[in-house]
RNA sequence: UGGCCAAUAGUGUAACGGUAGCACGACUGACUCUGGAUCAGUUAGUUGGGGUUCGAAUCCCUGUUGGCCAG
Numbered sequence: 001u002g003g004c005c006a007a008u009a010g011u012g013u014a015a016c017g018g019u020a021g022c023a024c025g026a027c028u029g030a031c032u033c034u035g036g037a038u039c040a041g042u043u044a045g046u047u048g049g050g051g052u053u054c055g056a057a058u059c060c061c062u063g064u065u066g067g068c069c070a071g
Base pairs, nucleotide, nucleotide: 001070002069003068004067005066006065007064010024011023012022013021018054025043026042027041028040029039030038047063048062049061050060051059
């Protein structure tokens, strides 16, 4: 420098263009002498910008970061 891939909650991981889920974690409560386990509830997310569309995590353009390959 060229090509390809990835970015979603604190962590990991889903999601035909149509309500962003699941697990773990954290917090609160119940239970318990205490802790753990268990049960109930809460918390918190689409990498930035623009476009297409009635509607975008998803499609298009562009940037950022990371990874892989070639030179």